[in-house]
Molecule: c-di-GMP-I riboswitch aptamer
RNA sequence: UGCUGAAAAAGGCAAACUCCGAGUAAUCGGAGGACGCAAAGCUAAAGGGUCCAGAUAAACCUGGACAGCCUGGCCGCCAGA
Numbered sequence: 001u002g003c004u005g006a007a008a009a010a011g012g013c014a015a016a017c018u019c020c021g022a023g024u025a026a027u028c029g030g031a032g033g034a035c036g037c038a039a040a041g042c043u044a045a046a047g048g049g050u051c052c053a054g055a056u057a058a059a060c061c062u063g064g065a066c067a068g069c070c071u072g073g074c075c076g077c078c079a080g081a
Base pairs, nucleotide, nucleotide: 003080004079005078012037013036017032018031019030020029021028022027035068041074042073043072046071047070048069049066050065051064052063053062054061
């Protein structure tokens, strides 16, 4: 530097649900809580996908949300060969 995540250790994140708050909504923030995660770290102005709102007869479109849907990009802990 690249590959791998079987075993181990150190530490990390936190689904559903509940409470408080923000938002028309998708959804988000905080506290509690752990279903899971080796990138469940970042990127939505890299591509696809899903969802919400506006408009429309509908599609296209416009704006928004999701990185814990997939691929890509960037960065990174421990261990192994």